The RNA shown here (transfer RNA) has 74 nucleotides and comes from Sphingomonas arvum. Taxonomically the source falls in Sphingomonas (Bacteria, Pseudomonadota, Alphaproteobacteria, Sphingomonadales). The sequence was found in a public genome assembly. It matches the Rfam family "tRNA". The coordinates come from a structure-prediction model, not an experiment, and the mean pLDDT is 80.
RNA sequence: GGCCCCGUAGCUCAGCAGGAUAGAGCGCCGGAUUCCUAAUCCGUAGGUCACAGGUUCGAAUCCUGUCGGGGUCA
Numbered sequence: 001g002g003c004c005c006c007g008u009a010g011c012u013c014a015g016c017a018g019g020a021u022a023g024a025g026c027g028c029c030g031g032a033u034u035c036c037u038a039a040u041c042c043g044u045a046g047g048u049c050a051c052a053g054g055u056u057c058g059a060a061u062c063c064u065g066u067c068g069g070g071g072u073c074a
Base pairs, nucleotide, nucleotide: 001073002072003071004070005069006068007067010026011025012024013023019057029043030042031041032040050066051065052064053063054062
């Protein structure tokens, strides 16, 4: 340098033949329970869906470029 895969909440990921409220588990925080803690149960908050541009009535999802990570070939 060429090609391929990945980038979504603090962490691990789902959602990707476009359709509209962006989710799950764990974790944080609050509450219940307990003498206290753990466990368990209930609830809340937390996201520019890596970044920029494009297509479209509508983009996490499609296209292009850039950045970062991994693999492979030279």